[in-house]
Context: one part of a larger RNA
RNA sequence: GAUUGAACGCUGGCGGUAUGCUUAACACAUGCAAGUCGAACGGUAACAGGUCUUCGGAUGAAGUAGAGUGGCGGACGGGUGAGUAACGCGUAGGAAUCUGCCUAGUAGUGGGGGACAACUUAGGGAAACUUAAGCUAAUACCGCAUACGCCCUACGGGGGAAAGCAGGGGAUCUUCGGACCUUGCGCUAUUAGAUGAGCCUGCGUCGGAUUAGCUAGUUGGUAGGGUAAAGGCCUACCAAGGCAACGAUCCGUAGCUGGUUUGAGAGGACGAUCAGCCACACUGGGACUGAGACACGGCCCAGACUCCUACGGGAGGCAGCAGUGGGGAAUAUUGGACAAUGGGCGCAAGCCUGAUCCAGCAAUACCGCGUGUGUGAAGAAGGCCUUAGGGUUGUAAAGCACUUCAGUAGGGAGGAACAGGAUGAGAUUAAUACUCUCGUCCACUGACGUUACCUACAGAAGAAGCACCGGCUAACUCCGUGCCAGCAGCCGCGGUAAUACGGAGGGUGCAAGCGUUAAUC
Repeated sequence: GAUUGAACGCUGGCGGUAUGCUUAACACAUGCAAGUCGAACGGUAACAGGUCUUCGGAUGAAGUAGAGUGGCGGACGGGUGAGUAACGCGUAGGAAUCUGCCUAGUAGUGGGGGACAACUUAGGGAAACUUAAGCUAAUACCGCAUACGCCCUACGGGGGAAAGCAGGGGAUCUUCGGACCUUGCGCUAUUAGAUGAGCCUGCGUCGGAUUAGCUAGUUGGUAGGGUAAAGGCCUACCAAGGCAACGAUCCGUAGCUGGUUUGAGAGGACGAUCAGCCACACUGGGACUGAGACACGGCCCAGACUCCUACGGGAGGCAGCAGUGGGGAAUAUUGGACAAUGGGCGCAAGCCUGAUCCAGCAAUACCGCGUGUGUGAAGAAGGCCUUAGGGUUGUAAAGCACUUCAGUAGGGAGGAACAGGAUGAGAUUAAUACUCUCGUCCACUGACGUUACCUACAGAAGAAGCACCGGCUAACUCCGUGCCAGCAGCCGCGGUAAUACGGAGGGUGCAAGCGUUAAUC
């Protein structure tokens, strides 16, 4: 000199853009953060509207929709950096793998069965919850049939699937429910792709030798098991190997990278925000489900802690967003909205979304603007200094003439395009239905928001401090003090004329900041 997720002291006008627990991975009150689908299913609690009513209620159609079965999603998104010196990360390769939803192709989607919730009844329990009996549906579950392709094979053969729902309809049939045709969404099998993930390897990746030897599933082989998959991954048997001064093992420290910062560079230090990867979710262990987890707001066991209890037994996990206590030099609101972007579910309308977009707080940082502009010598008054003549503060003020950031009032973009309705063309089809694609028109949707921006109005009105002045280092005099009180980054200053302490006047430097402290180069 540059820099910071900074803190402290004094001071403080506005705006924009960023950033904001670096410490206790300490404990957490409260609210919210993952649901959705009635176009899979039985049924309709509650509510609104309709009808009847003896005013108690009853009823069917179905609008919304509680609980339940079922499907998809809760493995994403969000947080933290404890652990980890490791194929964890970075980079370059590899072969023995899986991949829901999505895209493209091929072949199918036939015919049956038995249950379990919900519900009803009877119980147990303080509660959490739970037991027994009975009834019932499905895209829930299980056989049978079929098998282009698929899997196994000793090449003879053997094995294995499915589910329907919604819209529309001219003939024909009809038990008047439909059959049948067609469209869309599904379902099953399989082949490719895309995406994602698992695995292996070369090289790189902090300090200590006052850590020199380490290792028995250890190193390799055979056989078997296991996995989606190679493999001591696991087991049995056999062999005695494997690593290490090019630093094994042990100890300490640490998430890694793109990057950030400094520096002319080489290099050094760091790894906040943002992005990629990894690990973790009260502590330790375990599996279940599933395409995917050994799962932050799932399950089981053990432990510590907290809470409820009728003492028999139960409940919980903010390193999600706010917020509280504690720790600390130190770090924000128990805010608004799904309007946009994105995600989950759904045919859709839509619902959910503390992701996200916004607002609030903080000079925490960077950038921009303002605190007036011009004129004005009687060089006013006052202050300070003085050789008492004067000098300086100083065009500074006053005075005169102007202007408008904030303020008040009015106007006012863009972030909005979808989706919806009407209509035209095309695709599909037996079809002018239905549905989809493309276009035109219509009306609608904004948290921010009293938005940005524009116009008008009044009055200099509301807006300057901080550090320093011995040398380094820009800037000097007076008074007080008298090795005292004090200053200090280094040299050093102060013991009666202190440009170094304290005050004043003056000056210098930066400026809504200025200094100090800490840290890095």

The prediction has a mean pLDDT of 84.
This is a predicted structure of a 521-nucleotide part of an RNA (small-subunit ribosomal RNA, 5' domain) from an uncultured prokaryote.
The RNAcentral record of the full RNA draws on ENA.
Its Rfam family is "Bacterial small subunit ribosomal RNA".